[in-house]
A computed fold for a 679-nucleotide part of an RNA from a marine sediment metagenome, annotated as large-subunit ribosomal RNA, domain II. Its Rfam family is "Bacterial large subunit ribosomal RNA". Rfam links the family to the GO terms ribosome and structural constituent of ribosome. Its mean pLDDT, the model's own confidence on a scale to 100, is 84.

Context: one part of a larger RNA
């Protein structure tokens, strides 16, 4: 893992609401006693407890009574319990079940390992030579030198033995630590047998919090003990009605309580609810304003007291200002903590009507809920970010399923009693996948825009406007001029229409032709435009507005229409008709619940969570019955009931078992890393 079983709101004694009984101004009997055949049951047995009167600190007084001078005023009283005993909650107890880490006590451990005491063992071979000793040099004698001898040492190499440095293997191993290779000490602070000693609030410790029997930041057993657990975790059959909440306050509190909010229920009140519509209020929000309305904030510019700064002068009186600048006057602007103003909504009365729902309110029994999510509206916060954050108002989820949005808690339509091979519509759609228009009238779009996006940019394309030139010939094109004083003047090597400066940019010829619009030279030169005439012959140019399209647009899967595929469309805009779409609405036929004498209207989506009614299983008590001609069990089947579950008939199985009614529970398993078995 699967299968079976087993497994969690219980009892005791009390409180309290409500259901039944039984008496009832009363109501009850507890120990105990008797009697009886076991459980048991009946009978005594008022001792006690409750009630029948309450207020006050008392005294007291009493339907009153206390306060108080009061006879006012207020408080607090003045309506039947009571014993049993169901059922729901509570309280003290382990008090639904299952889990700690840890605390405290008594005991058990040093056969592991830590230090130590006793006593006893072990350490192959091989190496280097230490003091000392001798001998021979050496000296006056020593020093001192060389040779030998000698065997020292936490000495050197290296098996045993002790150890654990790299690494590989091993990791459900062979091993709850090991194995291959390597490598470290290896006569010593060595190792190592045997006995012994130290104990948990402690021992030991060449010290790691290290070890004290595979356990150590306080060993194990056992017991306080069912420790406590505002934390997880699981808490078993059905059906029907009603159905939250994630919010305030407080709270060593923030994931936790308690009050209130909202649910349910039982019982009473009785027109109090809710919505339009109507009048009549309270108010400072959007907006609007701020010269002639406050507080503040703010362009520019003019006036300027008044101060600064120079400067005069013995001082004072003055002068001057590219300085600051109050007040004022002009002109441009804002404020959540600015108002001279001020809506629309909500809001609160008030009385009528109308409309549907059936609310609403008071006591009292029972709760859940105190992490909320997103969407639209209006603000803070943040960066006018975030599937952010914190409030408000709504909706929707949460506790809602169909239908659409491709799929998708929150979006958009609708709120599922059953049942139907019936109809109608909603959001959305109606080429094809795909249910239904290859509909209809009319425009736009060429980008596959449609089917992702901004400043910005652009002789794209349809509307719509203003305003030029145009048959005395516009615009484009093409032929032709397009000059003269002058190379104007300054400037400068040069500057000559075209480096620069300056202008009174002038004047003449002209059908026109700047002291020159651009390219161009070093400078000239040359091309060219402005002007102008031919030819042509009918429109052409500026410039707003507004529609739909284009660039702008670079990323990792074909991958930004759901796909095929779509272009007078199957984009898009406008305007009509159809149909097709859901668990909506209808229809038809059931079930049930509330209302109501009936007819008959209404209603029946749900977590926590209340509150009702029922099945099933064990046991008992009555009454009734079934069984070897075949009892439970198990097994197979197309049968009944609205669910839980309930029969019948085979066939297996062999001795038990049922049906109404009450009654009492070790009373229902799928989950708890649940517990035992079995595969």
């Nucleotide at each position: 893992g699967c299968c079976a079983a087993c497994g969690a709101g219980u009892u005791a004694c009390g409180a309290u609401a409500u259901g039944a009984a039984g008496c009832g101004a009363g109501g009850u009997u507890a120990a105990g006693a008797u009697g009886u055949u076991a459980a048991g049951c009946a009978u005594c047995g008022a001792a006690g407890c409750c009630g029948c009167a309450g207020c006050g600190a008392a005294a007291g007084c009493g339907a009153g009574u206390c306060u108080u001078a009061a006879u006012a005023g207020g408080g607090c009283g003045a309506g039947a319990g009571u014993u049993u005993u169901g059922u729901g909650u509570u309280g003290u107890a382990g008090a639904c079940c299952c889990g700690a880490a840890a605390c405290c006590g008594g005991g058990c451990g040093a056969u592991c390992u830590a230090u130590c005491c006793a006593u006893g063992a072990g350490c192959a071979g091989g190496g280097u030579g230490a003091a000392g000793c001798a001998a021979a040099a050496g000296u006056a004698a020593a020093a001192u030198u060389u040779u030998g001898u000698g065997g020292a040492g936490g000495c050197c190499c290296g098996a045993a033995c002790c150890c654990a440095u790299a690494u590989c293997a091993g990791u459900u191993g062979a091993a709850a630590a090991u194995g291959g290779u390597u490598g470290g000490g290896a006569u010593g602070a060595c190792u190592u047998g045997u006995g012994g000693a130290u104990a948990g609030c402690g021992g030991u410790g060449a010290a790691a919090u290290u070890c004290c029997a595979a356990u150590c930041g306080a060993g194990c057993c056992c017991g306080g003990a069912g420790a406590u657990a505002g934390c997880u975790g699981g808490u078993a059959c059905u059906c029907u009605c009603c159905g939250a909440a994630a919010u305030a306050g407080c709270u060593u509190u923030a994931g936790g309580g308690c009050u209130a909010g909202c649910c349910u229920c039982a019982a009473g009140a009785g027109a109090u609810u809710a919505g339009a519509u109507a009048u009549g209020g309270a108010g400072g929000u959007a907006g609007a304003g701020c010269a002639g309305a406050c507080u503040g904030a703010u362009u520019a510019c003019c006036u300027g007291a008044g101060g600064g700064g120079c400067u005069u002068u013995c001082a004072a009186c003055g002068g001057c200002u590219g300085c600051c600048a109050a007040a004022g006057g002009u002109u441009a602007u804002c404020a959540a903590a600015c108002u001279c103003c001020g809506a629309a909504u909500g809001c609160c009365a008030u009385a009528a009507u109308c409309u549907u729902a059936a609310a609403u309110c008071u006591u009292g029994g029972g709760a859940g809920u105190c992490a909320g999510a997103c969407u639209a509206u209006g603000u803070g916060c943040g960066a006018u970010a975030a599937g952010g954050u914190u409030c408000a108002u709504a909706g929707u989820c949460g506790a809602a399923a169909g239908g659409g949005a491709a799929a998708g808690a929150g979006c958009c339509c609708a709120g599922a009693c059953c049942a139907u091979c019936a109809g109608c519509u909603a959001a959305g759609g109606u080429c094809c996948c795909u249910a239904a228009a290859u509909a209809u009238a009319a425009a736009u779009u060429a980008a596959g825009u449609g089917g992702g996006a901004a400043a910005g940019g652009a002789a794209g394309u349809g509307g719509u406007g203003u305003u030029g030139c145009a048959c005395a010939g516009a615009c484009a094109a093409c032929u032709a001029g397009g000059a003269u004083g002058u190379u104007g003047g300054c400037u400068u090597a040069g500057a000559a229409g075209c480096a620069g400066c300056a202008a009174u940019u002038c004047a003449u010829u002209u059908a026109a032709a700047g002291a020159g619009u651009g390219c161009g030279u070093a400078a000239u030169a040359g091309c060219u435009c402005a002007c102008u005439a031919g030819u042509c012959g009918a429109g052409u140019g500026a410039u707003g507005u507004u529609g739909c399209a284009c660039c702008u647009a670079a990323a990792a899967u074909u991958a930004c229409c759901g796909g095929g595929g779509c272009u007078u469309a199957a984009a898009u805009u406008u305007a009509u008709u159809a149909c097709c779409g859901a668990a909506g609405c209808u229809a038809u036929g059931g079930a049930u619940c509330a209302c109501g004498u009936a007819a008959g209207u209404g209603g029946u989506g749900g977590u926590a969570g209340g509150a009702g009614a029922g099945c099933a299983u064990u046991g008992u008590g009555u009454a009734c019955g079934g069984g070897u001609a075949g009892a439970a069990g198990c097994u197979a089947a197309a049968c009944c009931g609205u669910a839980a579950g309930g029969a019948u008939u085979g066939g297996u199985g062999g001795a038990c078992u049922g049906u109404a009614c009450a009654c009492a529970a070790g009373a229902g398993a799928g989950a708890a890393u649940g517990u035992u078995g079995g595969c």